[in-house]
RNA sequence: GAUUUAUACAGAAGAGGUGAGAGACAGGCUCGAAGACCCUCUGGCAACCUGGAAAAUCCAAGGUGCCAAUUCCUGCCAAAUGUGAAUAUCCGCAUUUGGAAAUAUAAAUU
Numbered sequence: 001g002a003u004u005u006a007u008a009c010a011g012a013a014g015a016g017g018u019g020a021g022a023g024a025c026a027g028g029c030u031c032g033a034a035g036a037c038c039c040u041c042u043g044g045c046a047a048c049c050u051g052g053a054a055a056a057u058c059c060a061a062g063g064u065g066c067c068a069a070u071u072c073c074u075g076c077c078a079a080a081u082g083u084g085a086a087u088a089u090c091c092g093c094a095u096u097u098g099g100a101a102a103u104a105u106a107a108a109u110u
Base pairs, nucleotide, nucleotide: 001110002109003108004107005106006105007104008103013042014041015040016039017038021031022030023029025075026074027073028072043067044066045065047064048063049062050060051059052058053057071102076099077098078097079096080095081094082093083092084091
């Protein structure tokens, strides 16, 4: 890197370094010189693996992971409701719901 399966509305920040963009992509929106992002240290959370308790469940924190915003929201398809032009269909837009895709992480395989 690839494949499969599972999960993604819960949870968890301080210090030091550096100094300009960051939040995967696009649009929106947000974070950012009152210093974001990133790196280091310390602390924490507990999703999967692991260990323990008789156990639904809970505890531990060894491995991975994580610690702004639901994966920040939307993106493709379908349905319902509302709405726009005189009406209906169609179409567009908005909201909600379901599914898919994408992304991330774990576990297993390669």
Predicted 3D model of a 110-nucleotide RNA (SAM riboswitch aptamer (S box leader)) from Echinicola pacifica DSM 19836.
The model forms 97% of the base pairs in the Rfam consensus.